[in-house]
RNA sequence: GGGCCAGUAGCUCAGCUGGUUAGAGCCCGGGACUUAUAAACCCGUGGUCGGUGGUUCAAGUCCACCCUGGCCCA
Numbered sequence: 001g002g003g004c005c006a007g008u009a010g011c012u013c014a015g016c017u018g019g020u021u022a023g024a025g026c027c028c029g030g031g032a033c034u035u036a037u038a039a040a041c042c043c044g045u046g047g048u049c050g051g052u053g054g055u056u057c058a059a060g061u062c063c064a065c066c067c068u069g070g071c072c073c074a
Base pairs, nucleotide, nucleotide: 001073002072003071004070005069006068007067010026011025012024013023019057028044029043030042031041050066051065052064053063054062
């Protein structure tokens, strides 16, 4: 230098053919239970969907460029 893949909550990830409120588990906080703690149970907090533009009535999703990380080629 070239090619491919990934980037969504503090962490690990889902999100289908573009559409109806952006989600799950873990973590964290609270409740209830218990003599107490843990586990299991109930509820909750938490997001510029990596960035900037574009397409569209509508973008996490499509397109362009850039950034970061991984793998391969040279």